[in-house]
A computed fold for a 756-nucleotide part of an RNA from a Patescibacteria group bacterium, annotated as large-subunit ribosomal RNA, domain II. The organism belongs to Bacteria candidate phyla, within Bacteria. Its mean pLDDT, the model's own confidence on a scale to 100, is 80. Rfam family: Bacterial large subunit ribosomal RNA.

Context: one part of a larger RNA
C1' cells in the first nucleotide's frame, strides 16, 4: 500500500407535535384470573373500572366558583366562562306563485213581474275581490336526526425533547482488591575470592650519645580507606553499531584493585508503599507514584468518521446574557403544516411631520496670524522724586482683516425614520413542529485606531459578491467587471471585453498628439523635446543673431596706500566731443599695460523677444539563479485623445424538442388537457422512490429440458438508487404481487480482521 468481509442515529419509558384507525350513550382498561393454541416465559379470545385523561375555572394558599384574583372598593386590570363549521334528511310555522273549492259584487244572456227601468230567478265557456282546504314549488325562520369537520380518549406509525454507555472510536486519570525485591536498591544470617611486584609506619634489638634521657645510626618488624599492575568489578574518552550480534552490544584508551571492597546461597522490607553516599534514581525491557483485575461502554465544551436515489425550498458567521470568548440559552436569519380576509404585512406615490449630520460660520466656547488703537497692569530709562513723562518690552482691553474645532453653532441639507391616504403584490402578519448558525472574507462608500502604513485592525450602510455560484472577461488569480448553470442541439442575437500572428473577429473609416519602445511601474525637483493657446514689446524709419568698425577726451577724479592709473578699500559719480562711447558690467597687471562688455554705425535680410496657463514627452530611475513592469511574438501603430461604422464574444437572451414542480382554466375527474410561471446551491428542513434481510397472506409462479450465486466492451428499460432479458459458469433451491419487522446499503475513522 491494495483486496475481500465487518464497521456508527438503536432499544425501553415519559412527555409533544403531526399523520390515520375506533369509539365519540365520553374514552381507556392496569395487576390479577379463565379458556383455547405442539407455547421454554409465546401468542390469541373473554372476563376484571381499581385507576388514568376529558368534562371548570381562578387563586401562593385556605377558599370561591362561571366566575374568581388582585384591592379598603361594586373602581380599573389579569386569568377564564358566556363554544361551533358546512352538507344531506324530515319536520313546525309564516310568505309567494300555480292549481282547485265557495261566497260576494259587477257584466253579459234568457225568462218573469212590474214603478219601464228597476226587481226576482236561472245560466256564462266572463272579470274582480274575499275566505278557506287540498297538492305542488319557491324562500326565510326554527326544531330533530344522520354524515364530515372541530373537539375529546384509546392504538399504531413518524418526527423531537428529557432519561438511560444514548450516533461510533479514540485519552491522561481516580478509586478497590489482589500479584511481584529471580531485575534492581537497603539491611540480615552464612560462606567463597583478590598473580605479581614496589613503599617501608609503630614496636623490638645493637651501637654511639646522656647525670639520665632525648636526639642520631644500623639491623630487625611489616602497618596503610598507600603505590604499580592480572583475575575481579566499574564505564570516563573516542571510534563502531544504529530494519543492530545486542531493545545499550562491540573495539582502543581509561578507573578501582586489603577496602565505605567484590561476590554465592538463603531471607528481609510492597505502591496513599518500599529503598535511596540523594539521580525522582531503582522497585521484573514499566516509575513525579508498579503491574494485574474490577468500577467501565469513567468522562472528553475537543479531534476524527458516520454506508443509495431523485424532487422542492433554502440560511447563518448579527444581539443580549454567560467562570463566557473555538461552548451554550433566548431572539433573529431557513423549512414544513395550520387559523384568518382586516386598523395584518411589503413596495411605490402624495401630504404632514421632529431633527442637527454633510457643508458652512465665528454669533457663543476655545485656538491661532497681521495692523492700528490705546483702557490698566507689569518691566526699562528720564525726571522738579511727585498723583510727572518716555516706550521697536510683556500681559489685558479694543477696532480692522483674514482663519481653525468630534466633544463650538447665528445657520442647515440631501438621504433615512415615522404616520395617514390611495395604488399594487398576496398572506409575506400570526400559531405551531424541526433546524442549523453564532471563526466570517474582499471590494465600494462614511468613519474611529495606526503612520489619511498593511492582504492590518475596529463599527456603519438590513450596499455587492464569495462564502453556499458553474459560465465569459482581467495572461494565471474565492470576494474585481459582464452574467445566475432544468436537460439535448456542429442554430441566431448579444453583455464585459475584444478585432496583426499566437487567439474567434477590422493591418476599418475620419482628424489630431506622442518619437520616448513612452504605451510597458514612481516623487519632490528639473527641462530653449515638442503640440496647440495666451500677455506685452521690437520690426523695411532694417528689428534678433552674426561679422566688420569704433568704444573717445579732461583723467593716473579725490581720498588712501610702497603702489591704487574705471575694476584692494572710502566718497563722489560730473563735463565735453560725439553716430556711440559707465568717472565702468567682467578677466587682466605689483602698478601700468592688454582683453571684452554696455553703448553706437555698417553688412546682412524677415520676422525677432517676452509672460501665464495647458497637451503629449524627457532627466530624476540601483539587486540580488534568467530578458522578468506589454500574457509572448513583436508593434511607429498592433500606442494615446475625439468621433464613427461592421463583427467578435458567455451555460446570458432567442429558436426547436423533451422533464419536473407550481398556478389557473376546462372536463370524460385521470397524477388528464391547454395555457402562464419556475426549476445554481452549502448547514439544514420538507416529499417520492430503489435495494437487502426475515415474516404473513396467495387452491400463485418458475426449477436437475438447470434454482440461487459468479463472470459479461451483450440487448432492452427507467431522471436515477436500479430492473428485465440473452449468454457463459454453476449444481438446488427461488421468484412474483400485497402488507409488516429490521443486525438495512462503505472510500475514507494513525478503522478491526484476514489475504497478497
Nucleotide at each position: 500500500g491494495c483486496c475481500a468481509a465487518c464497521g456508527a442515529g438503536u432499544u425501553u419509558g415519559c412527555g409533544u407535535a403531526u399523520g390515520u384507525u375506533a369509539c365519540u350513550u365520553g374514552u381507556u382498561u392496569a395487576a390479577u384470573c379463565u379458556c383455547g393454541u405442539a407455547a421454554u416465559u409465546g401468542c390469541g379470545a373473554g372476563a376484571g373500572a381499581a385507576g388514568g385523561c376529558a368534562g371548570a375555572g381562578g387563586g401562593a394558599a385556605a377558599c370561591c366558583a362561571a366566575g374568581u384574583c388582585u384591592u379598603a372598593a361594586u373602581a380599573g386590570g389579569g386569568c377564564g366562562a358566556u363554544u361551533u363549521u358546512a352538507g344531506c334528511u324530515u319536520u313546525u310555522u309564516a310568505a309567494u306563485u300555480u292549481a282547485u273549492a265557495a261566497c260576494u259584487u259587477c257584466u253579459c244572456u234568457a225568462u218573469a213581474a212590474u214603478u219601464u227601468a228597476u226587481u226576482a230567478u236561472a245560466g256564462a265557456a266572463g272579470a274582480a275581490g274575499u275566505u278557506g282546504u287540498u297538492a305542488a314549488a319557491u324562500u326565510a325562520a326554527g326544531a330533530a336526526g344522520c354524515u364530515a369537520g372541530u373537539g375529546g380518549u384509546a392504538g399504531c406509525a413518524u418526527g423531537u425533547g428529557c432519561a438511560a454507555g444514548a450516533c461510533c472510536c479514540g485519552a491522561a486519570a481516580c478509586c478497590a482488591a489482589g500479584u511481584g525485591a529471580g531485575c534492581u536498591a537497603g539491611c540480615c544470617a552464612u560462606g567463597g575470592c583478590c598473580a605479581g611486584g614496589g613503599u617501608g609506619a609503630a614496636c623490638c634489638c645493637a651501637g654511639a650519645g646522656u647525670a639520665a634521657a632525648a636526639c642520631c645510626u644500623g639491623g630487625a618488624g611489616g602497618a596503610g580507606g598507600c603505590c604499580c599492575g592480572a583475575a575481579c568489578c566499574c564505564a570516563a574518552a573516542c571510534g563502531c553499531c544504529g530494519u543492530a550480534c545486542a531493545a545499550c552490544a562491540c573495539g582502543u584508551u581509561g578507573g578501582g584493585a586489603u577496602g565505605a571492597g567484590c561476590u554465592g546461597u538463603g531471607g528481609u522490607u510492597a505502591g496513599a508503599g518500599g529503598u535511596g553516599a540523594a539521580a525522582u534514581g531503582c522497585u521484573a525491557a514499566u516509575c513525579g507514584a508498579a503491574c494485574u483485575u474490577g468500577g467501565u461502554a469513567a468522562u472528553a465544551g475537543c479531534u476524527g468518521g458516520u454506508u443509495c436515489u431523485c424532487c422542492u425550498c433554502g440560511a447563518a458567521a448579527u444581539a443580549g446574557c454567560u467562570u463566557u470568548a473555538g461552548g451554550g440559552c433566548u431572539a433573529g436569519c431557513g423549512u414544513c403544516g395550520g387559523u384568518u380576509a382586516a386598523u395584518a404585512u411589503u413596495a411605490a406615490a402624495u401630504u404632514a411631520g421632529g431633527g442637527g449630520u454633510a457643508g458652512a460660520g465665528c454669533a457663543c466656547u476655545g485656538g491661532a496670524u497681521g495692523a492700528g488703537g490705546u483702557u490698566g497692569g507689569a518691566g526699562u530709562c528720564c525726571u522738579u522724586a511727585u498723583u510727572g513723562g518716555a516706550u521697536a518690552u510683556c500681559c489685558u482691553c479694543u477696532u480692522c482683516a483674514a482663519c481653525c474645532a468630534a466633544a463650538c453653532u447665528c445657520c442647515g441639507a440631501a438621504u433615512a425614520c415615522u404616520a395617514a391616504u390611495u395604488u399594487a403584490a398576496g398572506u409575506u402578519c400570526c400559531c405551531g413542529g424541526c433546524a442549523g448558525u453564532u471563526a466570517g472574507a474582499c471590494c465600494g462608500u462614511g468613519g474611529g485606531g495606526g503612520c489619511u502604513a498593511a492582504g492590518c485592525u475596529c463599527c456603519a450602510c438590513u450596499g455587492g459578491u464569495c462564502a453556499a455560484a458553474a459560465g465569459g472577461g482581467a495572461a494565471a488569480c474565492a470576494g474585481c467587471c459582464c452574467a445566475g448553470a432544468u436537460c439535448u442541439c456542429a442554430a441566431u442575437c448579444u453583455a464585459a471585453g475584444g478585432u496583426c500572428c499566437c487567439u474567434a473577429a477590422a493591418u476599418c473609416u475620419a482628424c489630431g498628439u506622442u518619437a520616448a519602445g513612452u504605451g510597458u511601474u514612481a516623487a519632490a525637483g528639473g527641462u530653449u523635446g515638442u503640440g496647440a493657446a495666451u500677455u506685452u514689446u521690437c520690426u523695411u524709419a532694417u528689428a534678433c543673431a552674426a561679422c566688420u568698425a569704433g568704444g573717445a577726451g579732461g583723467u593716473u577724479g579725490g581720498c588712501u596706500u610702497a603702489g591704487a592709473a574705471g575694476c584692494a578699500g572710502c566718497c563722489a559719480u560730473c563735463c565735453u566731443u560725439u553716430a556711440a562711447a559707465g568717472a565702468a558690467a567682467g578677466c587682466g597687471u605689483a602698478a601700468c599695460a592688454g582683453c571684452u562688455c554696455a553703448c553706437u554705425a555698417g553688412u546682412c535680410a524677415a520676422g525677432a523677444a517676452u509672460u501665464u496657463a495647458u497637451g503629449c514627452g524627457c532627466c530624476g530611475a540601483a539587486a540580488a539563479u534568467u530578458u522578468a513592469c506589454c500574457g509572448g511574438g513583436g508593434c511607429u501603430a498592433a500606442a494615446c485623445g475625439u468621433a464613427g461604422u461592421a463583427c467578435c464574444g458567455a451555460a446570458g437572451a432567442u429558436g426547436a424538442g423533451g422533464a419536473u414542480u407550481u398556478c389557473a382554466a376546462u372536463u370524460u375527474u385521470a397524477u388528464a388537457u391547454u395555457g402562464g410561471a419556475a426549476u445554481g446551491g452549502u448547514a439544514g428542513a420538507g416529499g417520492a422512490g430503489u435495494a437487502u434481510u426475515c415474516c404473513a397472506u396467495a387452491u400463485u409462479u418458475c426449477a436437475c429440458u438447470g434454482a440461487a450465486g459468479c463472470a459479461u466492451g451483450c440487448a432492452u428499460u427507467g431522471u436515477g438508487a436500479g430492473a428485465u432479458g440473452g449468454u457463459g459458469u454453476g449444481g438446488a433451491g427461488a421468484a412474483u404481487a400485497u402488507g409488516g419487522a429490521a443486525g438495512u446499503a462503505a472510500g475514507a475513522a494513525u478503522g478491526u480482521u484476514g489475504g497478497c